[in-house]
Lysine riboswitch aptamer from Hypnocyclicus thermotrophus, 172 nucleotides, folded computationally. The prediction has a mean pLDDT of 79. Its Rfam family is "Lysine riboswitch aptamer". Rfam describes the family as follows. Riboswitches are metabolite binding domains within certain messenger RNAs that serve as precision sensors for their corresponding targets. Allosteric rearrangement of mRNA structure is mediated by ligand binding, and this results in modulation of gene expression. This family includes riboswitches that sense lysine in a number of genes involved in lysine metabolism, including lysC. Taxonomically the source falls in Hypnocyclicus (Bacteria, Fusobacteriota, Fusobacteriia, Fusobacteriales).

């Protein structure tokens, strides 16, 4: 001097970066449910079973009064960060009367995704909110190549990446 390294440290993408917690607010909803009256006349509850309630009147309908909650969402504040994180798959655990299913949590150098937006389809959801997956469209960050000449344009790729500094192995 050069080059390989999932080496170490520190950074950048963005004014809608990612995630968590707390508070407030809207929605859920005048819904579920409770009480009273009337009609009604045997079921209600469950995925199924058991248990429980029910002729001292079930479901359902009508009237009147009272009247939620969880998840999800928005805003503010705080915290942790830049595979931040999300999804799928696998394993384990939790709760429930039992079986199953679903849900939640933990683990995984297992797989995919650089980032947000928007449109369409599908699923979840009370929802036209929102979230997830796939695909399209433009935008944007980084790198490489080519052109251009005044720093832009085009093409391709994508995070185990990129930038800066250091380490230390090889080669000359």
């Nucleotide at each position: 001097a050069u080059u390989a390294g999932a080496g170490a440290u520190a950074g950048a993408g963005g004014c809608u970066g990612c995630a968590a917690a707390a508070u407030u607010u809207a929605u859920u909803a005048g819904u579920a449910g409770u009480u009273a009256u009337a009609u009604g006349g045997a079921g209600a509850c469950u995925a199924g079973c058991a248990a429980u309630c029910u002729a001292u009147g079930a479901a359902a309908u009508a009237u009147a009064a009272c009247a939620a909650a969880a998840g999800g969402a928005a805003a503010u504040u705080u915290u942790g960060c830049c595979g931040a994180a999300a999804u799928g798959c696998a394993a384990g655990a939790u709760a429930u009367g039992c079986u199953a299913a679903a849900a939640u949590c933990u683990u995984g150098a297992c797989a995919u995704u650089g980032g947000g937006g928007u449109u369409a389809u599908a699923g979840a959801g009370a929802a036209u909110a929102u979230c997830u997956a796939u695909a399209g469209c433009a935008c944007u960050g980084u790198c490489a190549c080519a052109a251009u000449u005044a720093u832009u344009u085009g093409u391709g790729a994508u995070g185990a990446g990129c930038u800066a500094u250091c380490c230390g192995g090889g080669u000359a």